[in-house]
Context: one part of a larger RNA
């Protein structure tokens, strides 16, 4: 000098664009953040209104609506965080003749026919609750069983084993089964690169390899039985410490050094530890089970919970925002669609946190006014500065008009941006410094005191170095200080 997710002190007019818990991966009240489909399926209200009534009730409309249930798809995306990890985790270049792949695109083939169940519901019943139990009924694109024919498995022949396809419909279509290819995505493996400590020198028994099995979508000690005795290491094994990695960011002429907020890619995690289930895909943030710590409810028998989603609270801290609006746009889930959901996202709010832009007036004005300060008491200086005169109206205020963003409809933002008009200099300047480095000097106070200080150093009675004032210098809605990096 430059930079910052900064903080602190003093000060503070406006707009645009960004950014905003770096600390306790500390604990969380409350609300919302993942649903959707009646064109898969069976059931099906209450309230209200009308009519009848023996006043007990019955019927109709609302309405096959609300609703829960079965089933399908989604919930593995999107969003958060960086605890762990020094590793094929990441980066880069490859391999997969060792693999998977729902939805999407495309080619080929097929979809014949029976049976049995089950939730919802009804009845009974346990429990404080959470949540159940028993009996009976029923449907499907649900499940299971039976029958028939492909594909597949194989180098080939023969033989053995052996499996799918239901539908809905507004008749347009939407689906279903098998199989080839593509696209998107994912798994696994490999070469090279990837922090510090040798005041860590030896480490290793599933350890290293083989044979045969198991397991997986798939290779493999991944796991197991047997056999062999190997494998790694000064080119740093093992151990310890620290750390998410990259694109990038900051600095620098570059080489390099430092760094990894926001945005994008990858990885890991979801109260702590472990486990599997479902599924095309998870060993699953707002799923399940077990254990633990913590919090809450309880009728003491037993239960409920997980903000490192968006807001918000307490706590920690020098320090970091609203319990806002909207699905109008973009994107996503479901649906034939209408549409529903979406704290993703789009916006608004708060903060000079950063960058950029604008303003706080312009011209004229010497009796160099008053006043302050200094003075050699003559004067000098603040100073054209002010006042005065002549103008302007950015901004702010008030009034009027008023978008694009949307494609026929649909606009949260928002009566916003922007445009026009009105009046009036009106609404708007501070901060640090002035001994040298380093631009800028005098007076008074103080008297090695009080204090200053980045370094050198100032202060003990004439202090340009402390404090105040006048003056000056530098930046400016900021200016200084502190911290960190180059």
């Nucleotide at each position: 000098g430059a930079a910052c997710g900064a903080a602190c002190g003093c000060u503070g007019g406006c707009g645009g664009u960004a950014u905003g818990c770096c600390u306790a991966a500390c604990a969380c009240a409350u609300g919302c953040a993942a649903g959707u489909c009646g064109a898969a399926c069976g059931c099906g209200a209450a309230a209200g209104c009308c009519c009848c009534u023996u006043c007990g009730g019955g019927g109709g409309c609302c309405g096959g609506u609300a609703g829960a249930g079965u089933g399908g798809c989604g919930c593995a995306c999107g969003g958060g965080u960086g605890a762990g990890u020094a590793a094929c985790g990441c980066g880069u270049a490859g391999a997969u003749a060792a693999u998977c792949a729902a939805c999407c695109c495309u080619g080929g083939g097929g979809a014949c026919u029976g049976g049995g169940a089950u939730a919802a519901c009804u009845u009974c019943u346990g429990g404080a609750a959470a949540c159940g139990g028993a009996a009976g009924c029923u449907a499907a694109u649900u499940u299971u069983c039976u029958u028939a024919u492909a594909a597949g498995u194989g180098a080939g022949a023969g033989g053995u084993u052996g499996a799918a396809a239901u539908g809905g419909u507004c008749c347009g279509c939407c689906g279903c089964c098998c199989u080839g290819g593509g696209a998107c995505g994912a798994g696994u493996c490999u070469g090279c690169g990837u922090a510090c400590c040798a005041u860590u020198a030896g480490c290793u028994a599933g350890u290293u390899g083989g044979u045969g099995g198991g397991g997986u979508a798939a290779u493999g000690g991944c796991c197991c039985a047997c056999c062999a005795a190997g494998g790694c290491g000064a080119c740093g094994a093992u151990g310890g410490u620290u750390a998410g990695c990259g694109g990038g960011u900051c600095u620098g002429a570059g080489a390099g050094g430092a760094u990894g907020a926001u945005c994008c890619g990858c990885c890991a995690c979801a109260c702590u530890g472990g486990a599997a289930c479902u599924g095309a895909g998870a060993c699953a943030c707002g799923g399940u089970c077990c254990a633990g710590a913590c919090u809450c409810c309880u009728a003491c028998g037993g239960g409920a919970g997980g903000c490192a989603g968006c807001a918000g609270u307490g706590g920690g801290g020098a320090a970091u925002c609203u319990u806002g609006c909207g699905c109008a746009a973009u994107g996503g889930a479901c649906g034939c669609a209408a549409g529903u959901c979406u704290g993703a996202c789009g916006c608004a709010g708060c903060a000079a946190u950063a960058c950029c832009g604008c303003g706080u007036g312009a011209g004229u004005g010497a009796a160099g006014a008053a006043g302050g300060c200094c003075u050699u008491a003559g004067g000098g200086u603040c100073g054209u500065a002010a006042a005065g005169c002549u103008c302007u109206u950015u901004u702010a205020u008030c009034g009027g008009g008023g978008a694009a963003g949307a494609u026929a409809a649909u606009g949260a933002c928002g009566g916003u941006a922007c445009c026009c008009g009105a009046g009036g200099a009106a609404u708007a300047a501070g901060c640090a410094c002035c001994g040298g480095c380093u631009a800028a000097c005098u007076a008074c106070g103080u008297g090695c005191c009080a204090g200053c200080a980045g370094c050198c150093g100032c202060g003990g009675u004439a202090a340009u170095a402390c404090g105040u004032a006048g003056g000056g210098u530098g930046c400016a809605a900021g200016c200084g200080u502190u911290g960190u990096u180059c």
The prediction has a mean pLDDT of 82.
The part of an RNA shown here (small-subunit ribosomal RNA, 5' domain) has 486 nucleotides and comes from an uncultured prokaryote.
The full RNA is in RNAcentral, with records from ENA.